[in-house]
RNA sequence: GUGGGUGUAGCUCAGUUGGAAGAGCGGCGGACUGUGGAUCCGCAGGUCCAGGGUUCGAGCCCCUGUACCCACC
Numbered sequence: 001g002u003g004g005g006u007g008u009a010g011c012u013c014a015g016u017u018g019g020a021a022g023a024g025c026g027g028c029g030g031a032c033u034g035u036g037g038a039u040c041c042g043c044a045g046g047u048c049c050a051g052g053g054u055u056c057g058a059g060c061c062c063c064u065g066u067a068c069c070c071a072c073c
Stems, first nucleotide, its partner, number of pairs: 001072007010025004019056001027043005049065005
């Protein structure tokens, strides 16, 4: 340099045909317990990598950029 993949909560990842955000772990509060752990209940936490476009509507489609990974050169 060329081609491809990935980027979503603190971490690991889902997200179907475009209809507007989810899980597990972790955090916080509560129940239970002599205390703790485990278990159970609840809560908080998101510029969906950035910018633009299409659309009534974009995490999802299109363009450009960017970080990382893989292959080739």

The prediction has a mean pLDDT of 80. This is a predicted structure of a 73-nucleotide RNA (transfer RNA) from an uncultured Coriobacteriales bacterium. It was read from a public genome assembly. It matches the Rfam family "tRNA". Rfam classes the family as a transfer RNA.